[in-house]
Context: one part of a larger RNA
RNA sequence: GAGUAGCGAGAUGUAGGUGAGAAUCCUACACACCGAUAGACUAAGGUUUCCAGGGGAAGGUUCGUCCUCCCUGGGUAAGUCGGGACCUAAGGCGAGGCUGACAAGCGUAGUCGAUGGACAACGGGUUGAUAUUCCCGUACCCGCACUUGAGUGAAGGAAUGACAAAGAAGGUUAGCAAUACCCCUUAAUGGAUUGGGGAUUAAGCGAAGUAGGAGACAUGUAGGCAAAUCCGCAUGUCAAUCCAAAAGCGUGAUGACGAGUGAACGGGCGACCAAGUAGCGAAGUUUGUGAUACCAGCUUUCAAGAAAAGUUUCUAGCGUUAAUCAAGAUGCGGCCCGUACCAAAACCGACACAGGUGGUCAAGGCGAGAAGCCUAAGGUGAGC
Numbered sequence: 001g002a003g004u005a006g007c008g009a010g011a012u013g014u015a016g017g018u019g020a021g022a023a024u025c026c027u028a029c030a031c032a033c034c035g036a037u038a039g040a041c042u043a044a045g046g047u048u049u050c051c052a053g054g055g056g057a058a059g060g061u062u063c064g065u066c067c068u069c070c071c072u073g074g075g076u077a078a079g080u081c082g083g084g085a086c087c088u089a090a091g092g093c094g095a096g097g098c099u100g101a102c103a104a105g106c107g108u109a110g111u112c113g114a115u116g117g118a119c120a121a122c123g124g125g126u127u128g129a130u131a132u133u134c135c136c137g138u139a140c141c142c143g144c145a146c147u148u149g150a151g152u153g154a155a156g157g158a159a160u161g162a163c164a165a166a167g168a169a170g171g172u173u174a175g176c177a178a179u180a181c182c183c184c185u186u187a188a189u190g191g192a193u194u195g196g197g198g199a200u201u202a203a204g205c206g207a208a209g210u211a212g213g214a215g216a217c218a219u220g221u222a223g224g225c226a227a228a229u230c231c232g233c234a235u236g237u238c239a240a241u242c243c244a245a246a247a248g249c250g251u252g253a254u255g256a257c258g259a260g261u262g263a264a265c266g267g268g269c270g271a272c273c274a275a276g277u278a279g280c281g282a283a284g285u286u287u288g289u290g291a292u293a294c295c296a297g298c299u300u301u302c303a304a305g306a307a308a309a310g311u312u313u314c315u316a317g318c319g320u321u322a323a324u325c326a327a328g329a330u331g332c333g334g335c336c337c338g339u340a341c342c343a344a345a346a347c348c349g350a351c352a353c354a355g356g357u358g359g360u361c362a363a364g365g366c367g368a369g370a371a372g373c374c375u376a377a378g379g380u381g382a383g384c
Base pairs, nucleotide, nucleotide: 012030013029014028015027016026017025031381032380033379034378039361040360041359042358045342046341049340050074051073052072053071054070055069059067060066079140080139081338082337083336084335086117087116091112092111093110097106098105099104121138122137123136124135125134141334142333143332144331145330146328147327148326149325150324151318152317156314157313158312159311160310164301165300166299167298170295171294172293175289176288177287178286181198182197183196184195200256201255204251205250206249212243213242214241215238216237217236218235219234220233221232223231224230257284260280261279266273267272302305347356348355363375364374365373366372
């Protein structure tokens, strides 16, 4: 220079409290803002920032009794969620091997590698901080033991797994709206009326069998690197049979939840706190609408839309003492890692930075609409 520029999009006000001190902290009431987000969940990333008590030097663009700051304590609980003890893709590594002055490069068998496949748990409650993990209730999966019965069975063969995009229509559900009904109020009593609130319930299991799908059996067989009763192929006979979606129904549930109602112990001089906690607890139906979600097919198009495990089946083999498999009731067992919190003031941007950051959910009124405007749930009033 200069007490100058600036104090980084956006609305606060009043009362009370705390305190040495309050525009800024807490509480209440108004008002205002977002509401395809400024709400909720999560991947990455961060790594204790989470919660409680205390503190105010510094950090906080002002203040500060407050904090994502400092101090001291505490907090993340799983057979079923995600990952591993399963599988493979791109790609990586790579015994032998090939190549190469060396270093090393490539690559078979293999072995890793999710962003994919396979795979068993839901509802409610609870903490200051965790919950599909704890608790309650009701389930399911695998293994071991036991009983009964029976041949079993690949690291091999076969089937399945197993797949594009767009479009149209169908069957449903979530959700939403209204409502019989219930509670409160209007109303210090009777009650018409008025206004407000509620009207919720999972996985699992069971029965039925709709849409839809599959032909069934026999004989032969040069293919499926060996074999096959399996698959494929060929021929013949017979039209019934079988499988069965989403959902709905019943059960789960004499349960839970639930508007509302509502203590006490104890503490405090008191107002009050305890606490809207424990406890008690009504109705809980029907109709309409309706998805971008679920199910099953259809049409069209060309760029023609993974693999392996798993599952089923077939033999090779093994085997009759036993191994193995199946069914059943009961009992027992079920390992490792993650799990707090943020998702923007906690990540990437030197900052408590108007930037950037993948996925999921998707209420009401008007509307074609996830636009726009106003609202719900929920959140916020942006640190002068």